[in-house]
RNA sequence: UGCUUAUUAAGAAAGACGGAGGGAUUAGACCCUGCGAAGUCUUAGCAACCUGUGCUGACAAGGUGCUACAUUCUAUCCCGCAUGUGCGGGAACAGAUAAGUA
Numbered sequence: 001u002g003c004u005u006a007u008u009a010a011g012a013a014a015g016a017c018g019g020a021g022g023g024a025u026u027a028g029a030c031c032c033u034g035c036g037a038a039g040u041c042u043u044a045g046c047a048a049c050c051u052g053u054g055c056u057g058a059c060a061a062g063g064u065g066c067u068a069c070a071u072u073c074u075a076u077c078c079c080g081c082a083u084g085u086g087c088g089g090g091a092a093c094a095g096a097u098a099a100g101u102a
Base pairs, nucleotide, nucleotide: 001102002101003100004099005098006097007096008095013043014042015041016040017039021032022031023030026075027074028073029072044067045066046065048064049063050062051060052059053058071094076091077090078089079088080087081086
């Protein structure tokens, strides 16, 4: 990096450096940001996956991970309601994370 599987409406902060962007992009919208963005480091926290304990549905925090807004929202398809451009549900595509594998 590719493939497969599972999860993805909950949860969780501050300091230092840094100095203008960021929220995955293709598009549209909206939001955050010099009252300091991205990124790096430190400490703390959360508990998604693996691991360990338990054997009933919890506990631990070892390995990754995560700690603004539902994966920020929408897009493609199907169904239902409505029949003034909408609302709800499901699936797909894509993203993110973990495990396995080449």